[in-house]
């Protein structure tokens, strides 16, 4: 030096689930937001787990479970997954 791989950056894909109901605000009206209540769903930001699976010593820990938080028309987000750069025992 280059490949991987690992980290970040950009860029493009990227699922699930009520455009529920009622009250108030804005508003000529409707439609959309918005707060508060209320009922039903999602899980792929995050986060918990007595958890598959790793390890076996302690621990780690999923695309599993829970559903606090988010979120259920559209945009935003979004695990992951390709592609360019940027870095390198660093990072994790």
């Nucleotide at each position: 030096g280059c490949c991987u791989c690992a980290u970040c950056a950009u860029c493009g894909g990227g699922a699930g689930a009520g455009a529920g109901u009622g009250a108030a605000c804005u508003a000529a009206a409707a439609g959309u937001g918005u707060u508060c209540a209320c009922c039903g769903c999602c899980g792929a930001a995050g986060g918990c787990g007595c958890a598959a699976c790793c390890c076996c010593c302690a621990g780690g820990a999923a695309u599993c479970g829970c559903u606090c938080a988010g979120g259920c028309a559209a945009a935003a987000g979004g695990g992951c997954c390709g592609a360019u750069g940027a870095c390198g025992c660093a990072a994790c």
Predicted 3D model of a 92-nucleotide RNA (Glycine riboswitch aptamer) from a Sterolibacteriaceae bacterium. The sequence was found by an Rfam model in a public genome assembly. Its Rfam family is "Glycine riboswitch aptamer". From the family's description: This family represents the bacterial glycine riboswitch.